[in-house]
């Protein structure tokens, strides 16, 4: 910088108090969370293979979980900034619900 983020996938062991990035909320957690290890699994981002395409490619489709990563509570757990619709308060704003777009973050290349 680009792409994706409403799908999917848990058992055992070790440790022992916080964890879910930040803030607010709301959750998870001594009936052992988080983290680490082993095994298992999910998943086509890279990659392999096959086909189409082609001068060669780019590209597209399919397929593979034995290669490199990633992931396995809650939509990235929800919101934060802006904005659209509807509704309600009421005094020139606020709140609620449902969306959209940013920001931030995560993962890959």
């Nucleotide at each position: 910088u680009c792409a994706u983020c409403c799908a999917g996938a848990g058992g055992g062991g070790a440790c022992g108090a916080g964890g879910g990035a930040c803030c607010g909320g709301c959750c998870c957690g001594c009936g052992g969370a988080c983290u680490c290890c082993c095994c298992g699994g999910c998943a086509a981002c890279c990659g392999a293979c096959u086909g189409a395409g082609c001068a060669g490619a780019a590209u597209c489709a399919g397929c593979c979980a034995u290669g490199g990563u990633g992931c396995c509570a809650a939509c990235u757990c929800c919101g934060g900034c802006g904005u659209g619709a509807u509704c309600g308060a009421g005094a020139g704003u606020c709140g609620a619900u449902c969306g959209c777009g940013a920001c931030a973050g995560a993962u890959g290349a």
A computed fold for a 109-nucleotide RNA from uncultured Microlunatus sp., annotated as SAM riboswitch aptamer (S box leader).
NCBI's taxonomy places the organism under Bacteria, Bacillati, Actinomycetota, Actinomycetes, Microlunatus.
Rfam family: SAM riboswitch aptamer (S box leader). From the family's description: The SAM riboswitch is found upstream of a number of genes which code for proteins involved in methionine or cysteine biosynthesis in Gram-positive bacteria. The SAM riboswitch acts at the level of transcription termination control.
Model confidence (mean pLDDT): 85 of 100.